[in-house]
Molecule: Bacterial large signal recognition particle RNA
Organism: Candidatus Eiseniibacteriota bacterium
RNA sequence: GCGCGCUAGGCGGGGAACUAGCGGUGCCCUGUGACCCGCAAUCCGCUGUAGCGGGGUCGAACAUCCGUCCGAGGCCUCUCGCCUUCGUUCGGGACCUGAGAGAAGUGGCGUUGAGUGUCAGGUCCCGCGCAAUCGGACUCGGUGAAUCCGGUCAGAGCCGGAAGGCAGCAGCCGUAAGCCGAUCAGCCGAUGUGCCGCGGGGAAGCUUGACAGGAGCCAACUCGCUCAGUGGACCGUCGGGGUCGGAGGUCGAAGCGGACGCGUGC
Numbered sequence: 001g002c003g004c005g006c007u008a009g010g011c012g013g014g015g016a017a018c019u020a021g022c023g024g025u026g027c028c029c030u031g032u033g034a035c036c037c038g039c040a041a042u043c044c045g046c047u048g049u050a051g052c053g054g055g056g057u058c059g060a061a062c063a064u065c066c067g068u069c070c071g072a073g074g075c076c077u078c079u080c081g082c083c084u085u086c087g088u089u090c091g092g093g094a095c096c097u098g099a100g101a102g103a104a105g106u107g108g109c110g111u112u113g114a115g116u117g118u119c120a121g122g123u124c125c126c127g128c129g130c131a132a133u134c135g136g137a138c139u140c141g142g143u144g145a146a147u148c149c150g151g152u153c154a155g156a157g158c159c160g161g162a163a164g165g166c167a168g169c170a171g172c173c174g175u176a177a178g179c180c181g182a183u184c185a186g187c188c189g190a191u192g193u194g195c196c197g198c199g200g201g202g203a204a205g206c207u208u209g210a211c212a213g214g215a216g217c218c219a220a221c222u223c224g225c226u227c228a229g230u231g232g233a234c235c236g237u238c239g240g241g242g243u244c245g246g247a248g249g250u251c252g253a254a255g256c257g258g259a260c261g262c263g264u265g266c
Base pairs, nucleotide, nucleotide: 001266002265003264004263005262006261009058010057011056012030013029014028015027020047021046022045023044024043035055036054037053038052039051064259065258066257067256068255073251074250075249076248077247078246080245081244083242084241085240086239087238090236091235092234095231096229097228098227099226100225102223104222105221106220107218108217109216116212117211118210119209120208121207122206123205124201125200126199127198128197129196130194131193132191133190134189135188136187139182140181141180142179143178149174150173151172152171157166158165159164
């Protein structure tokens, strides 16, 4: 060096997540030469030799270790940037709403007399009257009592020798309280009543009329001013979240180079 037989071992790796930790199933990346079956996410199997069980196959090279290159992709951090979203952050804020005062414009009222002033009346209050309405009493009509109301009292009853007398139910007639109705002229009382009358009071406002006087008045709309608002598009500030980008860190596949068993025969 070559052949044969074995053994260790291999038949993918990585990231995040889960977990005390490791591996797997599931997700993502990479990659292929990269076996099969069973198990498994509020999960499955293990314990630093950290998937387990069964089968197949390869077998010292595609394993393993070291170095190198490229660094896919994931994760973490940031007093970084852009955009976006939220708010018991704070500020500005066009505009909107309300109030006040103004009167430049529009409009309306005004010499057929504005605002203002004076006087009188009304509205308001008190008293009285009148009316209205209601109620009561009065008056009239009707009705109205088994007995404890009246009259008349058949029959029956009682007293009496008799003449006669007594009490009296039903019926009839009447009446009391009560009830129903009519009337309401006059009487008494009351009032959520009145374009009613008389007298008195009357601060302010409103209103009617008369007089004085002689040019303003109103503020609906527009306008500008002041104030207020838990109104407010939008802009910014502060703080939290998110996407994308940037910076830093971390893990890191594939590729390339090197190193690395045992026995036996020639």